[in-house]
RNA sequence: UAAAAACUUUGGGGCGAGGUGGAAUUCCUCACCGGCGGUAUAGUCCGCGAAGGAAGAGCUUUCUUCCCCGAGUUGGUGAAAUUCCAACACCGACGGUAACGAGUGUAAAAACUCCAAGUCCGGAUGAAAAAAGCGAGUG
Numbered sequence: 001u002a003a004a005a006a007c008u009u010u011g012g013g014g015c016g017a018g019g020u021g022g023a024a025u026u027c028c029u030c031a032c033c034g035g036c037g038g039u040a041u042a043g044u045c046c047g048c049g050a051a052g053g054a055a056g057a058g059c060u061u062u063c064u065u066c067c068c069c070g071a072g073u074u075g076g077u078g079a080a081a082u083u084c085c086a087a088c089a090c091c092g093a094c095g096g097u098a099a100c101g102a103g104u105g106u107a108a109a110a111a112c113u114c115c116a117a118g119u120c121c122g123g124a125u126g127a128a129a130a131a132a133g134c135g136a137g138u139g
Stems, first nucleotide, its partner, number of pairs: 007133004016030004031119002033092002035048004043090002052067006072088005094122003101114004
């Protein structure tokens, strides 16, 4: 007085009350939730991850690259904060559930299609950004 391979563990939260209705945790009113790193403490800044799409490879599971990827202002304190405090806002992948309504269709029907979830169900007892430990008071 270091560093690394390898290994292990961890690694996303939330519908409570009332209303309408045959039916809604999906509509309406209020309520509730906030991954990881950076930075004066951040869902909204900068970057990353998950989700979705395309191409290629593998072709049993998957891997690589690219694309896509939401939303904040004002005032205050301070050396420093779009991060704290105050006020008022805003945002939330894919599939399912499909009301009101709309469309196609028919002579009229039947039938079919579209349309409502950040919080429910599902992929997911998954994966990842990443964090910690061990490696090691060893060489």
FMN riboswitch aptamer (RFN element), 139 nucleotides, folded computationally. The model forms 100% of the base pairs in the Rfam consensus. Rfam family: FMN riboswitch aptamer (RFN element). Gene Ontology term of the family: FMN binding. Rfam describes the family as follows. The RFN element is a highly conserved domain that is found frequently in the 5'-untranslated regions of prokaryotic mRNAs that encode for flavin mononucleotide (FMN) biosynthesis and transport proteins.